Transfer RNA from an uncultured Clostridia bacterium, 72 nucleotides, folded computationally. Its Rfam family is "tRNA". Rfam's curators write: Transfer RNA (tRNA) molecules are approximately 80 nucleotides in length. Its mean pLDDT, the model's own confidence on a scale to 100, is 81.
[in-house]
RNA sequence: GGCGCUAUAGCCAAGAGGUAAGGCGUGGGCCUGCAAAGCCCUGAUUCCCCGGUUCAAAUCCGGGUGGCGCCU
Repeated sequence: GGCGCUAUAGCCAAGAGGUAAGGCGUGGGCCUGCAAAGCCCUGAUUCCCCGGUUCAAAUCCGGGUGGCGCCU
């Protein structure tokens, strides 16, 4: 220098154009004499950034940035 993959909550991680699952953790509650365990509840107007397409974009397109990898 060229090419590919990737970026979603504190962490892991789904997500197919129709307005964002789940798990862990956090916080609150129940239970207990107090705890532990268990159970219930609890979150993302900005999905890395900027533009574009569309009635509608995490999702499609273009350009950036970071990470990982391949080629020379």